Description
The RNA shown here (glmS glucosamine-6-phosphate activated ribozyme aptamer) has 167 nucleotides and comes from Paludifilum halophilum. The sequence was found by an Rfam model in a public genome assembly. Taxonomically the source falls in Paludifilum (Bacteria, Bacilli, Caryophanales, Thermoactinomycetaceae). It matches the Rfam family "glmS glucosamine-6-phosphate activated ribozyme aptamer". Gene Ontology terms of the family: regulation of gene expression and catalytic activity. The family's RNA type in Rfam is riboswitch.

RNA sequence: UCGUGUUGUAAAGCGCCAGGACUGUGGCUCGGGCUUGGGCCGCAGUUGACGAGGUGGAGGACGAUCGAGUCUUCGGCGGAUACCUCCCGGCUCGGCACCGGAGCCGACGAGCCGAAACACAAAGGAGCGGGGCGACCUGUUCUACAAAAGUUUCGGUGCGGUGCGUU
Repeated sequence: UCGUGUUGUAAAGCGCCAGGACUGUGGCUCGGGCUUGGGCCGCAGUUGACGAGGUGGAGGACGAUCGAGUCUUCGGCGGAUACCUCCCGGCUCGGCACCGGAGCCGACGAGCCGAAACACAAAGGAGCGGGGCGACCUGUUCUACAAAAGUUUCGGUGCGGUGCGUU
């Protein structure tokens, strides 16, 4: 270093690397000239998405939400909580119950439309470090900036039947 087996651990905007890019080293080669540059090959490595939000069950399908001061964050593989169908449980649609229907929610929850307000990130920046020959990796303190979803308020708007209750 490789293969096989066994055991254990971790992650779900997560994991991985056969291309690319980059580093170290050896060889070959081209050129310049005396310190050096380019190309190719081998070996060993580095990098390869910055956070926010997100899981009732089964099945399906897949280029699966949102934005950033990122722009090789290129390219690819695998997975996956987006999405669709059905099922389970629940919320709303008249004060209550039941039946049907529609929309919605998955326990911090629950119709739709519009408006306003509010709160929220990391990479980043500044400082001080640690590891590695190097590419690069990493800790900590202070500090900046999103969008979607969200919260609050206001306005508008959203069934049918039966029974009960109230007037």